Background: Transfer RNA from an archaeon, 75 nucleotides, folded computationally. RNAcentral records the identical sequence in 2 taxa. The RNAcentral record of the sequence draws on ENA and MGnify.

C1' cells in the first nucleotide's frame, strides 16, 4: 500500500447470515439460606445502551457508509 478477520458487564463468552421479549450464559463480586466455623451446595442481586460516528428504518448489537485499535497473509 492491498486482502481477510476480531471488537458485547471485572474476565470468557452466545446473539449478528435471517433487524423486533428488559442483551442470554458462564466464571468472578454481594446479600441471605445451609454450617460451630470456613468451604460446597441453594436462592436472590447489582454491573455492558455492544470500540466510536454518521446513515437506512416505526424499530439497529444486528443493515450499509466511514474511522480507530488488535491479529493474520500479500508485497
Nucleotide at each position: 500500500g492491498g486482502g481477510c478477520c476480531c471488537a458485547u458487564g471485572g474476565u470468557c463468552u452466545a446473539g449478528c447470515c435471517u433487524g423486533g421479549u428488559u442483551a442470554g450464559g458462564a466464571c468472578g463480586c454481594g446479600u441471605c439460606c445451609u454450617u460451630g466455623a470456613c468451604g460446597u451446595g441453594g436462592a436472590c442481586g447489582a454491573g455492558a445502551u455492544c470500540u466510536c460516528c454518521g446513515g437506512u428504518u416505526c424499530a439497529a448489537a444486528u443493515c450499509c457508509g466511514g474511522g480507530u485499535g488488535g491479529g493474520c497473509c500479500c508485497a
Rfam family: tRNA. Rfam classes the family as a transfer RNA. Rfam links the family to the GO term triplet codon-amino acid adaptor activity.